[in-house]
Molecule: c-di-GMP-I riboswitch aptamer
Organism: Novimethylophilus kurashikiensis
RNA sequence: CGCGUAUAAGGGCAAACCUGACCGAAAGGCAGGGACGCAAAGCUACCAGUCUGUAGGGGAAUCCGAUGACAGUGGGGCUGCGAGG
Numbered sequence: 001c002g003c004g005u006a007u008a009a010g011g012g013c014a015a016a017c018c019u020g021a022c023c024g025a026a027a028g029g030c031a032g033g034g035a036c037g038c039a040a041a042g043c044u045a046c047c048a049g050u051c052u053g054u055a056g057g058g059g060a061a062u063c064c065g066a067u068g069a070c071a072g073u074g075g076g077g078c079u080g081c082g083a084g085g
Stems, first nucleotide, its partner, number of pairs: 003084001012038002017033004022029002036072001042078003046075003049070003056064002
């Protein structure tokens, strides 16, 4: 320089659930605990998907509505530790 994968040592992250006299309309997020799992469970809503349903629309509905979310749903993009070649 560059390939991309392991039975993951050191170290890292942290599902469900619990707590918050935190944020949010909600979905969800954040903080503390927790430990199902993860070799990108690092970053990114670009594509698909999923969740919510504010503003608004509508005579009304269990209706429509993303500019709000989910990266631990799949794919794409960017970056990176370590082993090996």